[in-house]
The part of an RNA shown here (small-subunit ribosomal RNA, 5' domain) has 528 nucleotides and comes from a Deltaproteobacteria bacterium.
The sequence was found in a public genome assembly.
Context: one part of a larger RNA
RNA sequence: GAACGAACGCUGGCGGCAUGCUUAACACAUGCAAGUCGAACGAUACCUUGGGGCUUGCUCCAGGGAUAAGUGGCGCACGGGUGAGUAACACGUAGGUAAUGUUCCCGUUGGUUUGGAAUAACCUGCCGAAAGGCGGGCUAAUACCCGAUAAGUUCCCUUGGGGUUCGCCUUGGGGGAAGAAAGCAGGGCAACUUGCGCCGACGGAUCAGCCUGCGUCCCAUCAGCUUGUUGGUGAGGUAACGGCUCACCAAGGCUACGACGGGUAGCUGGUCUGAGAGGAUGAUCAGCCACACUGGGACUGAGACACGGCCCAGACUCCUCCGGGAGGCAGCAGUGGGGAAUAUUGGACAAUGGGCGAAAGCCUGAUCCAGCAAUGCCGCGUGAGUGAUGAAGGCCUUCGGGUUGUAAAGCUCUGUCGGGAGGGACGAAAAAGCGGACUAACAAACCGCAUUGACGGUACCUCCAAAGGAAGCACCGGCUAACUCUGUGCCAGCAGCCGCGGUAAUACAGAGGGUGCAAGCGUUGUUC
Numbered sequence: 001g002a003a004c005g006a007a008c009g010c011u012g013g014c015g016g017c018a019u020g021c022u023u024a025a026c027a028c029a030u031g032c033a034a035g036u037c038g039a040a041c042g043a044u045a046c047c048u049u050g051g052g053g054c055u056u057g058c059u060c061c062a063g064g065g066a067u068a069a070g071u072g073g074c075g076c077a078c079g080g081g082u083g084a085g086u087a088a089c090a091c092g093u094a095g096g097u098a099a100u101g102u103u104c105c106c107g108u109u110g111g112u113u114u115g116g117a118a119u120a121a122c123c124u125g126c127c128g129a130a131a132g133g134c135g136g137g138c139u140a141a142u143a144c145c146c147g148a149u150a151a152g153u154u155c156c157c158u159u160g161g162g163g164u165u166c167g168c169c170u171u172g173g174g175g176g177a178a179g180a181a182a183g184c185a186g187g188g189c190a191a192c193u194u195g196c197g198c199c200g201a202c203g204g205a206u207c208a209g210c211c212u213g214c215g216u217c218c219c220a221u222c223a224g225c226u227u228g229u230u231g232g233u234g235a236g237g238u239a240a241c242g243g244c245u246c247a248c249c250a251a252g253g254c255u256a257c258g259a260c261g262g263g264u265a266g267c268u269g270g271u272c273u274g275a276g277a278g279g280a281u282g283a284u285c286a287g288c289c290a291c292a293c294u295g296g297g298a299c300u301g302a303g304a305c306a307c308g309g310c311c312c313a314g315a316c317u318c319c320u321c322c323g324g325g326a327g328g329c330a331g332c333a334g335u336g337g338g339g340a341a342u343a344u345u346g347g348a349c350a351a352u353g354g355g356c357g358a359a360a361g362c363c364u365g366a367u368c369c370a371g372c373a374a375u376g377c378c379g380c381g382u383g384a385g386u387g388a389u390g391a392a393g394g395c396c397u398u399c400g401g402g403u404u405g406u407a408a409a410g411c412u413c414u415g416u417c418g419g420g421a422g423g424g425a426c427g428a429a430a431a432a433g434c435g436g437a438c439u440a441a442c443a444a445a446c447c448g449c450a451u452u453g454a455c456g457g458u459a460c461c462u463c464c465a466a467a468g469g470a471a472g473c474a475c476c477g478g479c480u481a482a483c484u485c486u487g488u489g490c491c492a493g494c495a496g497c498c499g500c501g502g503u504a505a506u507a508c509a510g511a512g513g514g515u516g517c518a519a520g521c522g523u524u525g526u527u528c
Base pairs, nucleotide, nucleotide: 001528002527003526004525006524007523008522009521010520013380014379015378016377017376018375019373020372021338026336027335028334030333031332032331035074036073037072040071041070043067044066046065047064048063049062050061051060052059053058081291082290083289090216091215092214093213094212095211096210097209100208101207105204106203107202108201109200110199111198112197113147115145116144122137123136124135125134126133127132153178154177155176156175157174158173159172160171161170162169163168183196184195185194186193187192217263218262219261224254225253226252229251230250231249232248233247234246235245236244266288267287268286269285270281271280272279273278293314294313295312296311297310316327317326318325319324344370346369347368348367352366353364354363355362356361383413384412385411386410393404394403395402396401417469419464420463421462422461423460427455433449434448435447436446472517473516474515475514476513477498478497479496483512484511485510486509487508493500494499
């Protein structure tokens, strides 16, 4: 000198854009943060249309709407948070997988058949303080199960071609065995057809798993470490290779090119600094990893060993009829605590994106906005011109004057910001709807019309009044731009270094004046 997620002191007008628990991965009251589908299903509190019974306001039946709870499907593995652990194939980079998987999506292809038995909801009995649980009876499905079929597929036997890291991979022929499926809605008098689904197979895309080369902090006052350890055979297990696991066999494997141990730490793109080389760092944003009260475990599923799922153990908190139960903010707000220190228990799904749905739509503390904070960066303002009796006052003085100083006053103007009044956005494109065209018809795709804004009556524009409401902070001995007076008298004090102060202190304190920055200025901390 530059920088900062800063803090502290003094001061503080406006706007835009960013940023905001670096400490206790400490404990958490309260609300919200993951639901959705009635076009899978039974059913129905409720609304409504029609009909019957009729005690005239109750009940039954059929249809439509809608739907708490329930069965079922998809999602909940994304998005959001944190950085505890981790010195490791965790990350970065370059490769491998001939050792692998992949819901939804796209393309191609072949199918979508016959039946059955249950079960929740519901009714009912019982236990329990509650959380909840047990039994009996009824019922549906795109829930579950047996069977049929099998072009591909998988496995076994057999027979050719090509490749190869000699493990195997790939491509044909023949034989045998195994394994699928679900319906719903619209149009149509019907036959049938259209759309969305469902099953098998191949390919793609995406995402993920695994393996390898190289790179990745300090300590040798850590020098030896290792028994599933190193390798083999066989088996199990996995989507998959492998001591991943197990049995047996061998005695290996790593290490001064730093093993093992200890300490510290998420890694990277980047960020800061620097002419660069380098050094430091890893907030915000983006990629990867790890974690979700602590430790362990599996279930479901395409995917988890699962933040707002389950089970066990532990600590802590809460409820209890003392038998037993409930909970997990490192989601968004917010509270206590810690700390020098870090914000609102706000609005909206209008946009972007996500989940579900045929769609309308619903959900979304993701997101978009608003609030708070000079925390940072950037921009603007606090007026402009003129004005010498160089006014008054202050300060200094050699008492002549000098300086503050064109500064003020005065005169002439302007109207940024702020204030008031009026108008008033961009962000919105659509989807659904209506009409048209297309079609045998419905739908999709196409054309036209109309609808939709949290921010926000905000930005912006116009008008009105009015110099009115808007400047401080540090420094002035040298380094280092800027000097005098008074007070004090090695005292009080200053200080980054050198050093000032003991009676004329440009170094302390005050004043006048000056210098530097400026809505900031200084100090402290940290890095280069």
Its Rfam family is "Bacterial small subunit ribosomal RNA". The organism belongs to Myxococcia, within Bacteria.